[in-house]
Context: one part of a larger RNA
């Protein structure tokens, strides 16, 4: 280390249990709001803080009326206090209070805050209280000529789940594309009403013997209605059954009153009047003047409802912690619903059945009365009966109707435009006849739709479920923001929530005692698996893998027997553990094929996928049956969605035919009685189960799109307004000046000059190249190195542009880390012919991977293969005979073509030739010979196919009718087509195979070869292959070959070895090989060549001599020679040579991890070849035993024989098994239930059963029902856990000693060292929001540690007339009238108002606290009001001082660079005081050197003053300033000014101001120390240099010409109208709000105590140009391993 087994640790499934939800059934109810709502914020309790509740400064409550009758002070959540029979807490009516925000309503505003005005009261005269001011419409009233103001009164705003109407209106999506359609008049979004909405009392509807408003509901009916790319798919409505019921009023004609008007006439108000068989007015005449009924209102009276009250009936005994279970006996019951109590309760409590009850608001009902609301008929006249109407004509849109032959109704815009009762509308184009209604005016319950509330009710859930929430949940959290959106339930009957002890730093924690039935001990019932130990037991250190399985030695338990015995010992279908052997590539998924290195899972626990409705179609059962069945609805019953009665409208069927009229057992075609087509000879119909189709999200997850309607420019992009910033150096344009030249124009030098999208470089913006980082410091840095840095720069703050858009020096860039069209919610479950994943169990049968056809080829249809049922019964099928027909394979070449030789025909042409013959060359004729062929046959099989007969044997075959899956296949053999007679290639045809098949062999191998596994077995034969050994079975036999390890890789070819002797030559007439000798002449053949003699080419290739010898088969030379060779002789003396066959060898022959091309071993057979025999060898065949299944036989059956069958993936058909819950029945259970860990056993399988423990209230057995009904897979959810791994990191300088403390690298102190010093220093603004100080702590948090802290607890801390805000205004925003629009939200804007980033405004210095100060203290000022004195001045009745209100004018009030003085801060120096060391001296003193120590001082009042400025103060005059003005502007004129007047103005003197402050130093006093508070000493003359970017005032140039207003001065108008201002003292007021810390960062933005981002203001020395850079100072820090 495994592996078991025992005990634990984690985790929190499972079991039970329920306070939350879910769906519904019945009945009530159903608007709140200016009388301030919904909804919120802030506060409220006798006692701290918090969340819910509840309630408002009368604040967990007042008052009063009723109930009620002991307790109570809400919950979380105990306790102190208190309260109560003088009646409380509770409960119910009815009055009261009711802050602030919010329509929010005095103005404003960044909801919960900020600021006003008037009136009235009250007073302590400061001030408090109380009301009141909003807007629309409308109506009255006053002033005005009108607009229009104001004052009065009603009145509207906003909110609302869902239902409702109405104004606009999408897309996906479907039509397998798509554009009309279609989704859909849906979503959405506006406006608007109610409890409801809306409709609505016929110019309807139909054609009947007519019906009678409207609304719901069934049916008509998915219609033989119809519309529709006549495609998808839309889609009625008459009639009929129900449920509800209800009908009125107006205009006008007439008449009367009023009232305007010169009149014509109008208009209000009353009366009548209201209709279609026309009605009504008006004239006549007539008759009647009552009942009924509705509504209102009054009175009276009945029931609700908003509190509540009464309310039956049990003991003992024993288990037990505890009876309500069990035993024995008893009672009630109009009450045995439901809940509680220590385990299952009528009879222990609540309640329940039943009966009772209201002072007050409030709902219904009935009865009276009163008051409203209709006279009737007839004749007659012809007044009146709804006008830009209706109808029409053009474009649109609704109505099932898409312009269609499209009528009617209904609307929009346009254009036009009747009638008037003898009249008008409609009946689906349109006339006629009939027929029916009366428009252009209003209203109107019930019945219907939707939600709450109580009561009750589930074959609904039960904590991953039910809601997103059982529990402080729309809560934490997340996002600018719209918006998104969790997790979390359980102790115990009862807190009896663990007293007291040890131990320990210890209020931690363990432990023991103790509590309790049990410790169930606080996230605490019950307590699974992963995962982590502990301990025992066996195993493991030459040994390998899918990890298992068969076999099994050895240790080690157990149990039985035996035995005195726990020893030894037998024995066990006994356990544990596993040496050593055989044999074996995981699971899903998606494939022709997968261990595959193709897909998917870290592992375990839970949830997780074919549902439900209608429609139709088949099958099964069930009811009736030429019938069958009812829908809505209603009724009983009375609480069961069940059963019962009723309801027959429809609907199927019983009758078909045909286009149809239309006929009818027929009928239709036809001239026809012919003939033929389609019926006729009954069975259906209703429920219920099951399968499958349509329509819906339809098995479940998954898009990138598209579209509504909303949030977003705190990121960036650009533009607007208003502020800010840019260290130093350099170089020198234009122009000026002088000189000089020139007649001049100009030109040249020189010096000024300081421009410029110059130049170098820093802050600052950027981001060039490298290199680190790349689970980083960091979701874009770092570090070097680079670009620009007065400008088209850069930066703050405020604003503006929005997605069908905006911005944009365009890069497809940005629009909050995401942009070829953001985000966020919704149509939404869009759609997906794709990809995945679908979850018990067992029996039967079992496919395709083809054809057709498709915008189709990875997808569908029909057909082909499959199941199943039902009908037919052998009609298939195989063997054999027998009879067909073919034109393949082969043959062959006569056709049709191809295609070689030869001869002959002829014809050209060329050689020759006297001429020919002849030869050559193409062509052509005829023969002869070989020879091709898929689109050749004069021929022609095997098979294969059709009949037909006969025999075999089966789960054969056809037909209907249900349900499929399958349309990607592959490899081998044959036969082809391409390709290269290439491919593991591609395409057909045939075949068995894999696919869907497992076993044997082939080492290993889907596909080759044997062979088809029902199931058991340590049986036998056998097949493919094998039989040395690994390995089962032959070291079998007989004849060969083989020598190469051929065997156990290969061609062409080339030459060899060996067996054989088949064919064949040569061979004593003497082969073959070796040697020896010849191998010659003519002649160097001719031609050709410089040469060409065998031998460089050509042509020829003879002759002669000889035993043989080529006008040469090599080698060779310039060319010859020269050497060999065929060939001969001689020597030799017997066999030689070729062609074949059979095995073998060399070359041809190059590859990557290691032999590696026999599976090893190793083999001379154990290799080849033939013959033989015997064994071995498989899930195959046999024996034996069981099991299913259909089938025959036999029986009624149950069963029994028989012979067969059972491999199997897509699929198809049966049959179980288990879970939840329901009914019914029979039980179990505190003597212990589910559930859990473990065993044992049973059953063919899912599964069941029994036992120890453990747990401490339920369960479950059989019949049957009903599903949210089984998981390993979906890169599944969620939630525990592991692996990596004690790895990776820990985000950039220290070190020592002392204190503290239980503990110290880290906390404090010292000390030394190191770092920042244009910061890592100090001061603000945004932003944070308490983190600020103090004590305690140290569990978490701090990348380690921690005593410490930005952490945890408590306590404490921010103090302003002068800082900020408040006052003014810019961009801009809102915006009264006002304009615009499609008249819906809405869009724009005057006026105002609102809005810093700017105007304007009044403090200083010192001291103090643990934490605050320009804010408290001290001392010195300053503003602006109000009183009050003084002084003095002006006004007082008006043409007026002053106040108010809204105006004129001025004034505030403004640019960039450049350059000049001046002054100041600052800093140095130098010298001198003070102080300190240190030297001298015995000290003192004084001196002397040293020094890194000190030598300070505001505001704010005088007064001065660098200088600057050139105008200033006054008169007259005046057309201008939208009136007027004494003002301002213009003119004119005086003064006084440039020798500086008015005025501006930094400083600088005095004063403030010595009792301050002050280096140090001495001292008291408290303290253990830090360290805390007191009290003395002291200098505190100068001068000098630099010098700012501060600061005041100049001046130059330049073109891009450089805010507004308000405070302030000043004129006058209007209007109140008697006091007012001015100086000086004095006194008194000055509300509100912010003020803490951080603030280049550990406190903000960046998920972090992050190397990044963040705007201003100071900024010191020494080198230096310099804020660079270096090293220092103050003053900070040492990085939290």
């Nucleotide at each position: 280390u495994g592996c078991a087994a025992u005990c634990a640790g984690u985790g929190g499934a499972u079991g039970c249990c329920u306070u939350g939800g879910c769906a519904g059934u019945a009945a009530a109810a159903g608007c709140c709001g200016a009388a301030g709502a919904a909804g919120g914020a802030c506060g409220u309790u006798u006692c701290a803080a918090g969340u819910c509740u509840g309630c408002g400064a009368a604040a967990g409550u007042u008052a009063u009326c009723g109930g009620g009758g002991a307790g109570g002070u809400g919950a979380c959540a105990a306790g102190a206090a208190c309260u109560u029979a003088u009646g409380a807490u509770c409960c119910g009516g009815u009055a009261g209070u009711g802050u602030c925000c919010g329509a929010a309503u005095g103005g404003g505003g960044a909801a919960a805050c900020c600021u006003a005005g008037c009136c009235a009261g009250a007073u302590u005269u400061a001030u408090c209280u109380g009301g009141c001011u909003g807007u629309u419409a409308c109506g009255c009233g006053a002033c005005g000529u009108a607009a229009g103001u104001c004052g009065u009164g009603u009145u509207u705003c906003g909110g609302g789940a869902a239902c409702u109407u109405g104004g606009g209106g999408a897309a996906c999506u479907g039509a397998a594309a798509u554009a009309u359609c279609u989704a859909a008049g849906u979503a959405c979004c506006c406006a608007a009403a109610g409890g409801a909405a809306a409709a609505g009392a016929a110019a309807u509807c139909g054609a009947a013997u007519g019906a009678g408003a409207g609304c719901c509901c069934c049916u008509u009916a998915g219609u033989a209605a119809g519309c529709g790319a006549c495609g998808a798919g839309c889609g009625a409505a008459c009639a009929g059954g129900g449920g509800u019921g209800a009908g009125u009023c107006u205009a006008a004609a007439c008449c009367g009153u009023c009232a305007a008007u010169u009149u014509a006439u109008u208009g209000a108000c009353g009366g009548u009047g209201u209709u279609g068989c026309a009605g009504g007015g008006c004239c006549a005449a007539a008759c009647a003047u009552a009942a009924c009924u509705u509504a209102a209102c009054a009175u009276u009276u009945c029931u609700g409802c908003u509190a509540g009250a009464a309310g039956a009936a049990c003991a003992a005994c024993a288990u037990g912690g505890a009876a309500u279970a069990g035993u024995u006996g008893a009672c009630c019951a109009u009450a045995g619903u439901g809940g509680g109590u220590g385990a299952g309760a009528g009879u222990c409590c609540c309640g329940u059945a039943u009966u009772c009850g209201a002072a007050a608001a409030u709902g219904g009902g009935a009865a009276u009365g009163u008051u409203a609301a209709a006279g009737u008929u007839u004749g007659g006249u012809a007044c009146c009966u709804a006008a830009g109407u209706a109808a029409a004509u053009c474009u649109g849109g609704a109505g099932a109707c898409g312009g269609c032959a499209a009528a009617c109704u209904c609307u929009a815009g346009a254009u036009c435009g009747a009638a008037u009762c003898c009249g008008g509308g409609c009946c689906g184009a349109c006339c006629a006849c009939g027929g029916u209604c009366c428009a252009a005016g209003a209203c109107u319950a019930a019945u219907u739709a939707c939600u709450u509330u109580u009561a009750c009710u589930g074959a609904c859930c039960g904590a991953u479920a039910g809601u997103g929430a059982a529990c402080u949940a729309g809560u934490a959290c997340c996002g600018c923001g719209a918006g998104g959106g969790a997790a979390a339930g359980g102790u115990g009957a009862a807190a009896a929530g663990a007293a007291g002890g040890g131990u320990g730093a210890g209020u931690a924690g363990c432990c023991c005692u103790a509590u309790u039935a049990a410790a169930a001990g606080a996230u605490c019932c019950u307590g699974a698996a992963a995962c982590u130990g502990a301990u025992u037991g066996c195993u493991a250190a030459c040994a390998a893998a899918c990890a298992g399985u068969c076999g099994g030695a050895g240790c080690c338990c157990c149990g039985a027997c035996c035995u005195a015995a726990u020893a030894a010992g037998u024995c066990g279908u006994g356990g544990g553990u596993g040496a050593c052997g055989g044999c074996g590539u995981g699971c899903c998924u998606a494939u022709u094929g997968a261990a595959g290195a193709a897909u998917g899972a870290g592992c375990c626990g839970g949830c997780g996928a074919g549902u439900u409705a209608c429609u139709c179609a088949a099958c099964a059962c069930a009811g009736c049956a030429a019938g069958g069945u009812u829908a809505a609805c209603c009724g009983a019953u009375a609480u069961g969605u069940u059963c019962c009665g009723g309801g027959a409208a429809a609907c199927c069927g019983a009758a078909g035919g045909g286009a149809a009229a239309c006929c009818a057992a027929g009928u239709c075609u036809u001239a026809a009685c012919a003939g033929g087509g389609c019926g006729u000879g009954u069975a259906g119909u209703u429920g219920u189960g099951u399968u499958g189709u349509g329509u819906a999200g339809a098995c479940c997850c998954g898009a990138a799109a598209c579209c509504a309607g909303g949030u977003g420019a705190g990121c960036u992009a650009a533009c607007c307004a208003u502020g800010a910033g840019c260290a130093g150096g350099g170089a020198g344009a234009a122009g000026g000046u002088c000189a000089g030249a020139g007649a001049a124009a100009u030109c040249u030098g020189a010096c000024u000059g300081g421009a410029a999208g110059c130049c170098c470089g820093a802050a600052c913006c950027g981001g060039u190249u490298g290199a680190u980082g790349u689970c980083g410091c960091a979701a874009a840095a770092u570090c070097a190195u680079c670009g620009g840095a007065u400008g088209a720069c850069u930066u703050g703050u405020g604003g503006u542009u929005a997605g069908a858009g905006g911005u944009a020096a365009u890069a497809u860039g940005c629009c909050u880390a995401a942009c070829g069209a953001a985000c966020c919610u919704g149509g939404a479950g869009a759609u997906a012919g794709c990809u995945g994943g679908u979850u018990c169990u067992c029996c039967u049968c079992g496919a395709a991977a083809c054809a057709u056809g498709u915008u189709u080829u990875g997808g569908c249809a029909u057909g082909g293969c499959c199941u199943c049922g039902c009908a037919u019964u052998u009609a298939c099928g195989g063997u054999a005979u027998g009879g067909g027909g073919g034109g393949u394979a082969g043959a062959g070449u006569g056709c049709u073509g191809a295609a070689u030789g030869a001869a002959c025909u002829u014809c050209a042409c060329g050689a020759a030739u006297a001429a020919a013959a002849u030869c050559g060359u193409g062509a052509u004729u005829u023969u002869c010979a070989a020879c091709c062929a898929a689109a050749c046959u004069c021929c022609g099989a095997a098979u294969a196919c059709c009949c037909a007969u006969a025999u075999c044997a089966a789960u054969u075959g056809u037909g209907c009718g249900g349900g499929a899956g399958u349309c990607a296949g592959u490899a081998c053999c044959c036969g082809g087509g391409g390709g290269c007679u290439a491919a593991g290639c591609u395409c057909c045809g045939g075949g068995g195979g894999c696919g869907a098949a497992a076993g044997g062999g082939a080492a290993a191998c889907a596909u080759c070869c044997c062979a088809g596994a029902c199931c058991c077995a340590c049986a036998a034969a056998u097949a493919a292959g094998g039989u040395c050994u690994c390995u089962a079975a032959a070291u079998a036999u007989a004849u060969a070959u083989u020598a190469a390890g051929u065997g156990g890789u290969a061609a062409a070819a080339g030459a060899c070895g060996u067996g054989u002797u088949a064919u064949u030559u040569c061979u004593c007439a003497g082969a073959c090989a070796c040697c020896u000798a010849g191998g010659a002449g003519g002649u160097c053949g001719g031609c050709u060549c410089a040469g060409a003699a065998g031998c460089a080419g050509c042509c020829a290739u003879c002759c002669u001599u000889g035993a043989a010898a080529g006008a040469a088969a090599g080698c060779g030379u310039a060319a010859c020679a020269g050497c060999u060779c065929a060939c001969u002789a001689g020597c030799c003396g017997a066999g030689a040579g070729a062609u074949g066959c059979a095995c073998g060898a060399c070359u041809g022959a190059a590859g990557a991890c290691g032999u590696a091309a026999c599976g090893a071993g190793g083999c001379u057979a154990a290799a080849u070849a033939u013959a033989u025999u015997a064994c071995c060898g498989a899930a195959u065949u046999u024996u034996g035993g069981g099991a299913a299944c259909a089938c025959g036989u036999a029986g009624c059956a149950a069963u029994a024989c028989g012979g067969g069958u059972u491999g199997g993936u897509a699929g198809a058909g049966g049959a179980g098994c288990g879970u939840u819950c329901u009914u019914g029945u029979a039980g179990c259970u505190u003597u212990g239930a589910a559930g859990g860990c473990g065993a044992a056993c049973c059953g063919g399988a899912a599964g069941g059963u029994u036992c120890u423990c453990u747990g401490g209230a339920g369960c479950a057995g059989c019949a049957a029902g009903a599903a949210g009904u089984g998981a390993g897979a979906a890169u599944g959810c969620c939630g525990g856990c592991a692996u990596g791994a004690g790895u990776a990191g820990c985000g950039u300088a220290a070190u020592a000693a002392a204190g503290u403390g239980a503990g110290a690298a880290u906390c404090u102190u010292u000390a030394u060292a190191u770092c920042c010093g244009a910061a890592u220093g100090a001061g603000c603004a945004a932003g944070g929001u308490u983190u600020c100080c103090u004590a305690c702590g140290c569990a978490a948090c701090g990348u380690u540690c921690g005593u410490c802290g930005a952490c945890g607890u408590a306590g404490g801390g921010u103090a302003a007339g002068g800082c900020g805000a408040c006052c003014c205004u810019u961009a801009g925003g809102u915006g009264a009238g006002g304009c615009c629009u499609a008249u819906a939200u809405g869009g724009c804007g005057u006026a105002g108002c609102c809005g810093a980033u700017g105007g304007a405004u009044u403090a200083c210095u010192g001291g103090u606290u643990g934490a605050u100060a320009u804010u408290c203290c001290a001392g010195u000022c300053c503003u602006u009001g109000u009183u009050u004195g003084c002084a003095a001045u002006c006004g007082u009745u008006a043409u007026u001082a002053a106040c108010u209100g809204g105006g004129g004018c001025g004034g505030g009030a403004c640019g960039a660079a450049g350059u000049u003085g001046g002054a100041u801060a600052g800093u140095c120096c130098a010298a001198g005081c003070g102080g300190u060391g240190u030297g001298u001296u015995g000290a003192a003193g004084a001196u002397a050197c040293a020094u890194a120590c000190g030598c300070u001082u505001a505001a704010a009042u005088a007064g001065u003053a660098a200088g600057u400025c050139a105008g200033u103060c006054g008169c007259u005059g005046u057309u201008g300033g939208c009136a007027a003005a004494u003002c301002c502007g213009c003119a004119g004129u005086g003064g006084c000014g440039u020798u500086u007047a008015c005025a501006c103005g930094a400083g600088c003197u005095a004063u403030g101001a010595a009792u301050a402050c002050g280096a140090g130093u001495c001292u008291g006093c408290c303290g253990u120390a830090a360290g805390g508070u007191g009290g003395g000493c002291a200098a505190g003359a100068u001068g000098g240099a630099u010098g700012a970017c501060u600061u005041c005032a100049g001046u130059u140039u330049c073109c891009g010409a450089g805010a507004a207003a308000a405070g302030c001065g000043u004129c006058g108008c209007a209007g109140u109208g008697a006091g007012a201002g001015u100086g000086c003292a004095a006194a008194u007021a000055a509300u509100c709000c912010g003020u803490a810390c951080c603030a280049c960062a550990a406190a903000c933005c960046g998920a972090c105590a992050c190397a990044g981002g963040u705007g201003c203001u100071c900024u010191g020395g020494u080198c230096g140009a310099g804020u660079a850079g270096a090293c220092c100072a103050a003053g900070g820090a040492u990085a939290g391993c």

A computed fold for a 1681-nucleotide part of an RNA from Pseudomonadales bacterium GWC2_63_15, annotated as large-subunit ribosomal RNA, half A. It matches the Rfam family "Bacterial large subunit ribosomal RNA". RNAcentral holds the full RNA, with entries from ENA and SILVA. Its mean pLDDT, the model's own confidence on a scale to 100, is 80. Lineage of the source: Bacteria > Pseudomonadati > Pseudomonadota > Gammaproteobacteria > Pseudomonadales.